[in-house]
Context: one part of a larger RNA
RNA sequence: GAUUGAACGCUGGCGGCAUGCCUAACACAUGCAAGUCGAACGGUAACAGGUCAAGUGAUCCCUUCGGGGUGAGCAAGAUGCUGACGAGUGGCGGACGGGUGAGUAAUGCGUAGGAAUCUACCUUCAAGUGGGGGAUAGCCCGGAGAAAUCCGGAUUAAUACCGCAUGUUCUCUACGGAGAAAAGCGGGCCUCUGUUUCAAGCUCGCGCUUGGAGAUGAGCCUACGUCGGAUUAGCUAGUUGGUAGGGUAAAGGCCUACCAAGGCGACGAUCCGUAGCUGGUUUGAGAGGAUGACCAGCCACACUGGGACUGAGACACGGCCCAGACUCCUACGGGAGGCAGCAGUGGGGAAUAUUGGACAAUGGGCGCAAGCCUGAUCCAGCAAUGCCGCGUGUGUGAAGAAGGCCUGCGGGUUGUAAAGCACUUUUAUCGGGAAAGAAAAGCUUAGGGUUAAUACCUCUAAGCCUUGACGGUACCCGAUGAAUAAGCACCGGCUAACUCCGUGCCAGCAGCCGCGGUAAUACGGAGGGUGCAAGCGUUAAUC
Numbered sequence: 001g002a003u004u005g006a007a008c009g010c011u012g013g014c015g016g017c018a019u020g021c022c023u024a025a026c027a028c029a030u031g032c033a034a035g036u037c038g039a040a041c042g043g044u045a046a047c048a049g050g051u052c053a054a055g056u057g058a059u060c061c062c063u064u065c066g067g068g069g070u071g072a073g074c075a076a077g078a079u080g081c082u083g084a085c086g087a088g089u090g091g092c093g094g095a096c097g098g099g100u101g102a103g104u105a106a107u108g109c110g111u112a113g114g115a116a117u118c119u120a121c122c123u124u125c126a127a128g129u130g131g132g133g134g135a136u137a138g139c140c141c142g143g144a145g146a147a148a149u150c151c152g153g154a155u156u157a158a159u160a161c162c163g164c165a166u167g168u169u170c171u172c173u174a175c176g177g178a179g180a181a182a183a184g185c186g187g188g189c190c191u192c193u194g195u196u197u198c199a200a201g202c203u204c205g206c207g208c209u210u211g212g213a214g215a216u217g218a219g220c221c222u223a224c225g226u227c228g229g230a231u232u233a234g235c236u237a238g239u240u241g242g243u244a245g246g247g248u249a250a251a252g253g254c255c256u257a258c259c260a261a262g263g264c265g266a267c268g269a270u271c272c273g274u275a276g277c278u279g280g281u282u283u284g285a286g287a288g289g290a291u292g293a294c295c296a297g298c299c300a301c302a303c304u305g306g307g308a309c310u311g312a313g314a315c316a317c318g319g320c321c322c323a324g325a326c327u328c329c330u331a332c333g334g335g336a337g338g339c340a341g342c343a344g345u346g347g348g349g350a351a352u353a354u355u356g357g358a359c360a361a362u363g364g365g366c367g368c369a370a371g372c373c374u375g376a377u378c379c380a381g382c383a384a385u386g387c388c389g390c391g392u393g394u395g396u397g398a399a400g401a402a403g404g405c406c407u408g409c410g411g412g413u414u415g416u417a418a419a420g421c422a423c424u425u426u427u428a429u430c431g432g433g434a435a436a437g438a439a440a441a442g443c444u445u446a447g448g449g450u451u452a453a454u455a456c457c458u459c460u461a462a463g464c465c466u467u468g469a470c471g472g473u474a475c476c477c478g479a480u481g482a483a484u485a486a487g488c489a490c491c492g493g494c495u496a497a498c499u500c501c502g503u504g505c506c507a508g509c510a511g512c513c514g515c516g517g518u519a520a521u522a523c524g525g526a527g528g529g530u531g532c533a534a535g536c537g538u539u540a541a542u543c
Base pairs, nucleotide, nucleotide: 001543002542003541004540006539007538008537009536010535013390014389015388016387017386018385019383020382021348026346027345028344030343031342032341035092036091037090040089041088043085044084047083048082049081050079051078052077055074056073060069061068062067099301100300101299108226109225110224111223112222113221114220117218118217122214123213124212125211126210127209128208129207130164132162133161140153141152142151143150144149169180170179171178172177184206185205186204187203188202189201193199194198227273228272229271234264235263236262239261240260241259242258243257244256245255246254276298277297278296279295280291281290282289283288303324304323305322306321307320326337327336328335329334354380356379357378358377362376363374364373365372366371393423394422395421396420403414404413405412406411429479430478431477432476433475437470442464443463444462445461446460447459448458449457487532488531489530490529491528492513493512494511498527499526500525501524502523508515509514
């Protein structure tokens, strides 16, 4: 000098863009952060509509004036009929997205290769989607328990579950053969068949099953590189290799049995300490050094330790089981919990923000869609934490005013500085106007495809109708008025900038050299000056 996720002191006008627990991977109150599908299913707790409806009863009619009839409206209740939908079965998603860096010196990461593998959803190609069965949630009844929850009985559905058939194919094979699938749901129509309604049927869409290929993602192997310590020199029995078997999606001591006695090591094994790695960041002319906040890729972890289940994928942050520590509830029998998600609290600390808004955009999950969910994300709030930009006026103005300071008492300096005069209005304040971020989806019409079809569905084009959290925000125009806006450090040398007063080796300063013991440009104050400026210094850290 440069730099910082900085902190501290003094000071502080605005905007844009970034960044913001580096410490206790310490403990957490509260709310939210992963749901969705009724176009898979049985259903109907709530809401809305329809239908039926006891009852009440306007109006009108009859009347022997007691009443009888008609029945608008209101309406207990009933009904899954419709829109929808709590709880439940089922499907897909909760393996992504978000957080943290504890562990890990190599099961990691980076670079370059490899062969013995899997891959839901997606794309494409080929083939199929026939016919049956038994259950079980829910609901109902009964019971146990303080609760969490659980048990028994009866009954029921499915795209849940299980046989049978078929086999384009796939797997195994002693090449004779053996084994292996599936599920339906929704929209539309009457060309053909039947008996009108409509059913079968036809057609379209979404699915389902088997196989091939692709894409994407993942698992595995090898080489090289990857911090310090020798005051760590020997380490190793599944250890190193082989055979056989098991296991895995897959190679392999991955595991087991048997056999052999190997394997690693001063080119640093083993042990100890430290540490997530990289693209990068920072410094430097470079080589190199230091570093790994934000953003991006990979890895690891989810109270601590262990385990598997489900699944295409996990040994699973907001899933399960066991053990432990801690916290909470309890009727003492037993239960519940996991912020290293977003806010927020306590604690630790020099130190780090709101218990905000919205799904409008981008993206994700589910869904045919409408849509729902989304603390991802987009925004807003707080902080000079950083970078960048702007402003705090401009011109004129010598009687060189007053005041301050110095003085050799003549004057000098502050100083065109102020005042005064003439202007301007960025910014602030007030008033008015006012974007882009929005394209889709939906509806109507026309055309193409499909089809028996002018339905439906789908594609294209045109028109219409809307959809913005930020926010009446950016930006623009106007009004008033210099009005609303300057500090901090330093002035002995290094190092730009000097005098007076006070103090008297005291009080103090100090990065180094060093100042201070009666004229201190070095301490404290003042005047003046120098530097930077909404910042300036100090401290810490790196080059």
A computed fold for a 543-nucleotide part of an RNA from a Gammaproteobacteria bacterium, annotated as small-subunit ribosomal RNA, 5' domain. The sequence was found in a public genome assembly. Taxonomically the source falls in Gammaproteobacteria (Bacteria, Pseudomonadati, Pseudomonadota). Its mean pLDDT, the model's own confidence on a scale to 100, is 85.